[in-house]
RNA sequence: UUCCGAUAAGGGCAAAACUGGAGUAAUCCAGUGACGCAAAGCUGCGGGUGCGUGGGAAACCACGGAUAGCCGGGCUACCGAA
Numbered sequence: 001u002u003c004c005g006a007u008a009a010g011g012g013c014a015a016a017a018c019u020g021g022a023g024u025a026a027u028c029c030a031g032u033g034a035c036g037c038a039a040a041g042c043u044g045c046g047g048g049u050g051c052g053u054g055g056g057a058a059a060c061c062a063c064g065g066a067u068a069g070c071c072g073g074g075c076u077a078c079c080g081a082a
Base pairs, nucleotide, nucleotide: 004080005079012037013036017032018031019030020029021028022027035069041075042074043073045072046071047070048067049066051064052063053062054061055060
């Protein structure tokens, strides 16, 4: 340094649900709350899955938007037992 990841140390993030707010919606923000997470840090680049609009008899297609806690890719990072 790379892989790896412990009943280690110090910390970190925060699912569902509820409350308030934003949005047509998917969903997001804040608070409460912890199901989990060693990248659950960042990134819509590829795929997937929801949503909106238009087209289409339908399959589906186009555009826009969402999801990084669905997977892959890219970038970066704390600790150090085996």